[in-house]
RNA sequence: GGGCUAGUGGUCUAGUGGUUAUGACGUCACGUUGACAUCGUGGAGAUCGGAGGUCCGAUUCCUCCCUGGCCCA
Numbered sequence: 001g002g003g004c005u006a007g008u009g010g011u012c013u014a015g016u017g018g019u020u021a022u023g024a025c026g027u028c029a030c031g032u033u034g035a036c037a038u039c040g041u042g043g044a045g046a047u048c049g050g051a052g053g054u055c056c057g058a059u060u061c062c063u064c065c066c067u068g069g070c071c072c073a
Base pairs, nucleotide, nucleotide: 001072002071003070004069005068006067007066010025011024012023018056027043028042029041030040031039049065050064051063052062053061
């Protein structure tokens, strides 16, 4: 330099054009306990890597850029 692939709450992840973006772990509160753990209930937490485009509508499609991984030279 070329090709492929991934980026979504603190972490891991589902979703892949349409109504409030899914779940687990973690975290916070309450209940339970003499206390802790476990368990139960509830809450907060992501404008989906950045910019632009297409579309009535983009996390999803297209282009460029950034970052990580794999391959070729």
This is a predicted structure of a 73-nucleotide RNA (transfer RNA) from Candidatus Diapherotrites archaeon CG11_big_fil_rev_8_21_14_0_20_37_9. Rfam family: tRNA. Rfam classes the family as a transfer RNA. RNAcentral holds the sequence, with entries from ENA.